Description
A computed fold for a 73-nucleotide RNA from a Candidatus Nanoarchaeia archaeon, annotated as transfer RNA. Lineage of the source: Archaea > Nanobdellati > Nanobdellota > Candidatus Nanoarchaeia. The sequence is in RNAcentral, with records from ENA. Model confidence (mean pLDDT): 81 of 100.
[in-house]
RNA sequence: GCCUCCGUAGCUCAGCAGGUAGAGCGUAUGGCUGUUAACCAUAAGGUCCGUGGUUCGAGUCCACGCGGGGGCG
Numbered sequence: 001g002c003c004u005c006c007g008u009a010g011c012u013c014a015g016c017a018g019g020u021a022g023a024g025c026g027u028a029u030g031g032c033u034g035u036u037a038a039c040c041a042u043a044a045g046g047u048c049c050g051u052g053g054u055u056c057g058a059g060u061c062c063a064c065g066c067g068g069g070g071g072c073g
Base pairs, nucleotide, nucleotide: 001072002071003070004069005068006067007066010025011024012023013022019056027043028042029041030040031039049065050064051063052062053061
């Protein structure tokens, strides 16, 4: 330098063919228990890497960047 995959909640990841963003774990609060853990319930937490573009509408499509993994030279 070229090719390729990835970037979504604190962490690991879903989001199928564009239509108001989710799960598990973790955290907080409450319940249960002699206490802790476990278990149950509820809640908080995301301008979806950035900037443009397409569209009535973009996490999703397109372009260019940025960051990370892998391959080739």